[in-house]
RNA sequence: UUCUUAUUAGCUUAAUGGUAAAGCAGAAUACUUCUAAUAUUCCGAUCCAGGUUCAAGUCCUGAAUAAGAAU
Numbered sequence: 001u002u003c004u005u006a007u008u009a010g011c012u013u014a015a016u017g018g019u020a021a022a023g024c025a026g027a028a029u030a031c032u033u034c035u036a037a038u039a040u041u042c043c044g045a046u047c048c049a050g051g052u053u054c055a056a057g058u059c060c061u062g063a064a065u066a067a068g069a070a071u
Stems, first nucleotide, its partner, number of pairs: 001070007010024004018054001026042005048062004
């Protein structure tokens, strides 16, 4: 320099172009003499900037970061 892959919640992962899901973690309530466990509920995310589309986490372009390959 060129090419490929990845980037989603605090962490680990899902999601045929059509309401962003779950586990763990956190908070509240119930239960319990108390704690733990259990049950219910809540909180919280698409790396960034554009484009295509009625509609983009998904498709296209560029940028950033990380990993890998070639020279």
This is a predicted structure of a 71-nucleotide RNA (transfer RNA) from Jatropha curcas. The coordinates come from a structure-prediction model, not an experiment, and the mean pLDDT is 81. RNAcentral holds the sequence, with entries from Rfam. Rfam family: tRNA. Rfam describes the family as follows. Transfer RNA (tRNA) molecules are approximately 80 nucleotides in length.